[in-house]
Context: one part of a larger RNA
RNA sequence: AGCGUGCGGGGGAUGCCUUGGCUCUCAGAGACGACGAAGGACGUGGUAAGCUGCGAAAAUUCACGGGGAGAUGCAAACGAUCGAUAAUCCGUGAGUGUCCGAAUGGGGCAACCCAUGCAGAUGAAGUCUGCAAGAAUAGUCGGGAACCUCCUGAACUGAAACAUCUAAGUAGGGAGAGGAAGAGAAAACAAUAGUGAUUCCGUGAGUAGUGGCGAGCGAAAUCGGAAUAGGCCAAACCAGUGAGCGUGCUCACUGGGGUUGUAGGACUGCGUUGUGGACUUAACAUGAUUAGCUGAACAGUUUGGAAAGACUGACCAAAGGGGGUGAUAGUCCUGUAUGCGAAAGUUGUGUUAUACCUAGCAGUAUCCUGAGUAGGGCGGGGCUGGAGAAACCCUGUCUGAAUCUGGCGGCACCAUCCGCCAAGCCUAAAUACUACUGAGAGACCGAUAGCGAACCAGUACCGUAAGGGAAAGGUGAAAAGAACCCUGAGCAAGGGAGUGAAAAGACCCUGAAACCGCACGCUU
Numbered sequence: 001a002g003c004g005u006g007c008g009g010g011g012g013a014u015g016c017c018u019u020g021g022c023u024c025u026c027a028g029a030g031a032c033g034a035c036g037a038a039g040g041a042c043g044u045g046g047u048a049a050g051c052u053g054c055g056a057a058a059a060u061u062c063a064c065g066g067g068g069a070g071a072u073g074c075a076a077a078c079g080a081u082c083g084a085u086a087a088u089c090c091g092u093g094a095g096u097g098u099c100c101g102a103a104u105g106g107g108g109c110a111a112c113c114c115a116u117g118c119a120g121a122u123g124a125a126g127u128c129u130g131c132a133a134g135a136a137u138a139g140u141c142g143g144g145a146a147c148c149u150c151c152u153g154a155a156c157u158g159a160a161a162c163a164u165c166u167a168a169g170u171a172g173g174g175a176g177a178g179g180a181a182g183a184g185a186a187a188a189c190a191a192u193a194g195u196g197a198u199u200c201c202g203u204g205a206g207u208a209g210u211g212g213c214g215a216g217c218g219a220a221a222u223c224g225g226a227a228u229a230g231g232c233c234a235a236a237c238c239a240g241u242g243a244g245c246g247u248g249c250u251c252a253c254u255g256g257g258g259u260u261g262u263a264g265g266a267c268u269g270c271g272u273u274g275u276g277g278a279c280u281u282a283a284c285a286u287g288a289u290u291a292g293c294u295g296a297a298c299a300g301u302u303u304g305g306a307a308a309g310a311c312u313g314a315c316c317a318a319a320g321g322g323g324g325u326g327a328u329a330g331u332c333c334u335g336u337a338u339g340c341g342a343a344a345g346u347u348g349u350g351u352u353a354u355a356c357c358u359a360g361c362a363g364u365a366u367c368c369u370g371a372g373u374a375g376g377g378c379g380g381g382g383c384u385g386g387a388g389a390a391a392c393c394c395u396g397u398c399u400g401a402a403u404c405u406g407g408c409g410g411c412a413c414c415a416u417c418c419g420c421c422a423a424g425c426c427u428a429a430a431u432a433c434u435a436c437u438g439a440g441a442g443a444c445c446g447a448u449a450g451c452g453a454a455c456c457a458g459u460a461c462c463g464u465a466a467g468g469g470a471a472a473g474g475u476g477a478a479a480a481g482a483a484c485c486c487u488g489a490g491c492a493a494g495g496g497a498g499u500g501a502a503a504a505g506a507c508c509c510u511g512a513a514a515c516c517g518c519a520c521g522c523u524u
Stems, first nucleotide, its partner, number of pairs: 001523009015509001016474002020445002022442007029434002032142001039100003042055003046078001050074002061094006070082003105114003116132006147178001148176005158165001162212001188195002199226004209217002230426003233370001237256009261404001263369004267363004276357002281353010292340002298313005314331002316320001322334003375399008385411001406421005461468002481508001484496004
């Protein structure tokens, strides 16, 4: 020096555990905000740094309800207190709620500065203190995880290069709304048969198509389901009020009227007060929810530190879901099944009352039936459709009809035939999502995993900033957390002693390997 064996150090793998995650299901909710939000700053405790709570009434105040013996959060100890005259705690409602923040008296480098009015203090003030922001009605702002609508809108990439094309109307940016949003009651589809608003799912179908006919992109009708619901204006006409002037017309407003394509309505004649509705408000009834209550049944022996284990003999079960208890408990605790419960708040349903809406038949001379609209040219965009034979929809620009003997569509265009009535508005459900609340589940993870975060984590730290972003769990059943003695300079460390089932001894469960020693053996 090497190898081996043993004993250690070192290290923190592995095993076991789970406070935390992940993914779903069902139900709720989708709030909030000028009555000042979301989010913060600063305060606030007997001692008080942090977290949590709260706001100068500051780990809280009051009322009502629940509950029933301890309590003063995490968080021990000491101190000082509170509580059967019902505390702490839980629920509902109310009060208070500094400063910043939409931030809103003005300003500002957020949490600060300076004003205005009134009152007070002072001899006085550029000082200090307190209060306030004219009145009435209705509304807007800001915030929010995703979902939704609109506006705007890439590139990497693919095409094995690349330009049309693709990625993709995606990502990103902006605006806005709701618990959903959007769409929606045929100027629709269809095809000689018919359907009858919209939405969503399945099918049709990777079909018809489209496409440097490359890469790719990619419908619809139909059929089967989910869910179903239809309404209101404008106009003609009538009445009223007001205005204008050209003095019998025009305009405006209000009320009535009226709402469609087998055309309908106005107008004329006849007729209709009960039915229904998508429900405003109130009362009553009855559910749900926001605290709770009730709740069966086991003992002995034995091993052990400990019984819930083993053995013996019982019992309950509308309860043998779960969790805890010194190992594995139906019968110990908490619960579970079942049954019960609300002063106050929220909410569903029903009834009654109330507010609002709600009808037809016949005739047809005249009148009305959505105009810078439909359509067209040019340029774009949307559809499966890339300009193509290119219909249909949207429109930047230039134009520009008809008026029921009317108009639009059925994929150039024309005819026949068929369908429909644009240029006004509203509309529940079926559908999308889950930051959040409750209950539950998992051939999901188990601390290099699972959220970045099981732990005081969006923290420490890094960056001028936008932004990036960790590591870090486990004594024991119980602190019983090692009194006392010795060595030592020692508040280090160790040796005894003691605790404990075990030192598991706080660098604390288990404690692998690398690596480092010590002893012994063998080899050289």

This is a predicted structure of a 524-nucleotide part of an RNA (large-subunit ribosomal RNA, domain I) from a Bacteroidota bacterium. Its Rfam family is "Bacterial large subunit ribosomal RNA".